[in-house]
RNA sequence: GUCCCCGUAGUUCAAUGGAUAGAACGGCGACCUCCUAAGUCACAAAUGGAGGUUCGAUUCCUCCCGGGGACA
Numbered sequence: 001g002u003c004c005c006c007g008u009a010g011u012u013c014a015a016u017g018g019a020u021a022g023a024a025c026g027g028c029g030a031c032c033u034c035c036u037a038a039g040u041c042a043c044a045a046a047u048g049g050a051g052g053u054u055c056g057a058u059u060c061c062u063c064c065c066g067g068g069g070a071c072a
Stems, first nucleotide, its partner, number of pairs: 001071007010025004018055001027043001029041003048064005
């Protein structure tokens, strides 16, 4: 330099055009307990950025950013 894959919550992953973007672990709080752990309930927390297509984009297209890989 060319090509391919990936980027969603603190972490690991779902959602492949249409429900309020979900789950697990983790975090905060409450209940329970003599205390802790376990358990139950509730809460907070995310689509890498900018454009485009579409009635509607996490999803499709373009460019950029970041990570990984192949070739040179």
Molecule: transfer RNA
Organism: bacterium